[in-house]
Context: one part of a larger RNA
Molecule: small-subunit ribosomal RNA, 5' domain
Organism: metagenome
RNA sequence: GGACGAACGCUGGCGGCGUGCUUAAUACAUGCAAGUCGAGCGGAGAUAACUUGAAAGCUUGCUUUUAGGAUAUCUUAGCGGCGGACGGGUGAGUAACGCGUGGGCAAUCUGCCCUCUAGCCCGGGAUAACAGAGCGAAAGUUCUGCUAAGACCGGAUAUGCUUACAGUAAGACAUCUUACAGUAAGGAAAGGAUACACUAGAGGAUGAGCCCGCGUCCCAUUAGCUAGUUGGUGAGGUAACGGCCCACCAAGGCGACGAUGGGUAGCCGACCUGAGAGGGUGACCGGCCACACUGGGACUGAGACACGGCCCAGACUCCUACGGGAGGCAGCAGUAGGGAAUUUUCGGCAAUGGGCGAAAGCCUGACCGAGCAACGCCGCGUGAGGGAAGAAGGUCUUCGGAUCGUAAACCUUUGUCUUUGGGGAAGAUAAUGACGGUACCCAAGGAGGAAGCCACGGCUAACUAUGUGCCAGCAGCCGCGGUAAUACGUAGGUGGCAAGCGUUGUCC
Numbered sequence: 001g002g003a004c005g006a007a008c009g010c011u012g013g014c015g016g017c018g019u020g021c022u023u024a025a026u027a028c029a030u031g032c033a034a035g036u037c038g039a040g041c042g043g044a045g046a047u048a049a050c051u052u053g054a055a056a057g058c059u060u061g062c063u064u065u066u067a068g069g070a071u072a073u074c075u076u077a078g079c080g081g082c083g084g085a086c087g088g089g090u091g092a093g094u095a096a097c098g099c100g101u102g103g104g105c106a107a108u109c110u111g112c113c114c115u116c117u118a119g120c121c122c123g124g125g126a127u128a129a130c131a132g133a134g135c136g137a138a139a140g141u142u143c144u145g146c147u148a149a150g151a152c153c154g155g156a157u158a159u160g161c162u163u164a165c166a167g168u169a170a171g172a173c174a175u176c177u178u179a180c181a182g183u184a185a186g187g188a189a190a191g192g193a194u195a196c197a198c199u200a201g202a203g204g205a206u207g208a209g210c211c212c213g214c215g216u217c218c219c220a221u222u223a224g225c226u227a228g229u230u231g232g233u234g235a236g237g238u239a240a241c242g243g244c245c246c247a248c249c250a251a252g253g254c255g256a257c258g259a260u261g262g263g264u265a266g267c268c269g270a271c272c273u274g275a276g277a278g279g280g281u282g283a284c285c286g287g288c289c290a291c292a293c294u295g296g297g298a299c300u301g302a303g304a305c306a307c308g309g310c311c312c313a314g315a316c317u318c319c320u321a322c323g324g325g326a327g328g329c330a331g332c333a334g335u336a337g338g339g340a341a342u343u344u345u346c347g348g349c350a351a352u353g354g355g356c357g358a359a360a361g362c363c364u365g366a367c368c369g370a371g372c373a374a375c376g377c378c379g380c381g382u383g384a385g386g387g388a389a390g391a392a393g394g395u396c397u398u399c400g401g402a403u404c405g406u407a408a409a410c411c412u413u414u415g416u417c418u419u420u421g422g423g424g425a426a427g428a429u430a431a432u433g434a435c436g437g438u439a440c441c442c443a444a445g446g447a448g449g450a451a452g453c454c455a456c457g458g459c460u461a462a463c464u465a466u467g468u469g470c471c472a473g474c475a476g477c478c479g480c481g482g483u484a485a486u487a488c489g490u491a492g493g494u495g496g497c498a499a500g501c502g503u504u505g506u507c508c
Stems, first nucleotide, its partner, number of pairs: 001508004006504005013380006019373002021338001026336003030333003035082003040079002043076006050069009089291003098216008108208002113204007121155004130145006161186005167180005191196001217263003224254003229251006236244001266288004270281004293314005316327004344370001346369003352366001353364004383413004393404004417449001418445006427435001452497005457478003463492005473480002
């Protein structure tokens, strides 16, 4: 000098764009943050008109009431489907194939989506809801009975698919791989309807899993480490390779090119600095990873060992009728605590994106916006022109004057920002605007409402007076202060920066 997710002191007009718990991965009141589909299903409720029966009234073919039937519309607790593995948060752990980079899988999977091929036949038994009965304070739960489906189960069919066997051809060091035709065995489906679904297979796209080379902090005052350890055979397991797991066999494997141990730490694109090489950092934004009160486990599923799912254990909190139950903000706000320190319990789904749905649409604290904070960057303003009697006043003075100083007053003028009134978008169109009566435009008013902070001995730009008297104090370094202090305090003046200015901290 530059930089900052900063903090502190003094000060503070406006706008745009950003940023905002770096500490306790501490504990959390309250609300919201993941639902949706009635065009899968049976019910239930409400409304409407229709119709059948009964009763009452009488203007004897109408009205009212009531019971039932079927229809339509709306709502939806349950069964069922898809989505809750995305999106959002955090950085605890991790020195690791975690990340980065470059390869590999002839060792793999992939819901929804796209293209193509083939199919969609015949049956069955339940169960929730519901009804009845019971237990419990509650959370909830038991028994009996009834019923539906695109829920579940059986059978058929099998171009292709899977497994086994053998054949031909090509490739490969090889286990094998691919193509062709074959034998045996195995396994599919769901309907609703107006365009949609379903099953099997091939390919694509996307996403994911696994393996390898190289790179990736400090300590040797850590030198030896290792028994599933290293390898083989076989069996198991997985979507898949593999000591991944197991049985047996062998005795290996790693290490001064730093094993093992300890400490610290999420990694990167990037960011800061620097002429560069390098050094430092990993906030915001983007990619990957890990975690979701702590530890463990699996279930479901295309995908999880699953933040707002389940089970077990633990700590903590809450309810209880003491028998037993409930909970997890490192989602958005917000609270307490910690701290030098970090915001609203806001508006809206209008846009973009996501889930479900045929759609209308519903949901969406993702997101879009507004609010708070000079926390940062950028822009603008606090007036402009004229104006010497160089006014008054302050300060200094050699008492002549000098200086603040064209500064003010005063005259003329402007209207950015501001104030008041009026109009009023784009963003989104077939329609729908939270922002917002905002931006912007027009008119009017009046210089009115808008300047501070630090420094002035040298480094370093800017000097006098006075008070103090090694005191009080200053200070980044050198150093000032003991009676004339340009170094302390104050005043005037001056210098620098400016809605900021200084200080502290950290990095180059």